[in-house]
Molecule: FMN riboswitch aptamer (RFN element)
């Protein structure tokens, strides 16, 4: 300094006013909110990743675990600079799955969960 194996701790935000109506934080106006890593330079909408949902195979008390170009989103115009769909200015545009007196990014619920990952502990050996 590298690697490798170990434990700990962290690791998601948002409905406020108004209208409609028997009922709506779910519709209609306006409002609000943005995980993780990576790019010459800061990113919900450039690239990948997680987290949900199905499927298919496996194993098991419980219920996990691999598989997939599966399923589920999204940007543009201007500027400034060596560099920006990441900063300035405009102006758009998205958002699992079950529930609900009425359709949910925002409320209830799996979920006191699991995780991408981020920080740190301390050991042997070369």
């Nucleotide at each position: 300094a590298a690697a490798u194996a170990u434990c700990u701790u962290c690791a998601g935000g948002g409905c406020g006013a108004g209208g409609u109506g028997c009922a709506a934080u779910u519709c209609c106006u306006c409002a609000c909110c943005g995980g993780u890593g990576g790019u010459u330079a800061c990113a919900g909408c450039c690239c990948a990743c997680g987290a949900g949902c199905c499927a298919a195979a496996g194993a098991u008390a419980a219920u996990c675990u691999u598989u997939g170009c599966g399923c589920a989103g999204a940007u543009u115009c201007g500027g400034u600079g060596u560099g920006a769909u990441u900063c300035c200015g405009a102006a758009g545009c998205c958002g699992a799955c079950g529930g609900u007196u009425a359709c949910a990014g925002u409320c209830c619920g799996g979920a006191c969960g699991g995780a991408a990952g981020a920080a740190g502990a301390a050991a042997a050996c070369a």